[in-house]
RNA sequence: UUUAAAAACGGGUAAACCAAUCGAAAGAUUGGGGCACAAAGCUAUGGGCCUAAAGCUUUAAAAGCUAUGGUCGCCAGGCUGCUUAA
Numbered sequence: 001u002u003u004a005a006a007a008a009c010g011g012g013u014a015a016a017c018c019a020a021u022c023g024a025a026a027g028a029u030u031g032g033g034g035c036a037c038a039a040a041g042c043u044a045u046g047g048g049c050c051u052a053a054a055g056c057u058u059u060a061a062a063a064g065c066u067a068u069g070g071u072c073g074c075c076a077g078g079c080u081g082c083u084u085a086a
Stems, first nucleotide, its partner, number of pairs: 002086004012037002017032006035073001041079003045076003048071003055065003
């Protein structure tokens, strides 16, 4: 440096749920809590999925379309990293 993988050591992150806060919502942050994860580290670059405030359409009302919003613990790409073995 490359490949492989949690067998070991040292560890790391933290699902659901609860409380508070922000947000139109999806969802996010903090604390508690542990489902799970060898990149469940970062990145919204491509795709998927979620939401629809504003906007547009329609209407008696409803409703529909749409991302500039979100999801990296949905998949892939890019960047970076620990341990051991070869």
The RNA shown here (c-di-GMP-I riboswitch aptamer) has 86 nucleotides and comes from Desulfotruncus alcoholivorax DSM 16058. It was read from a public genome assembly, where an Rfam model found it.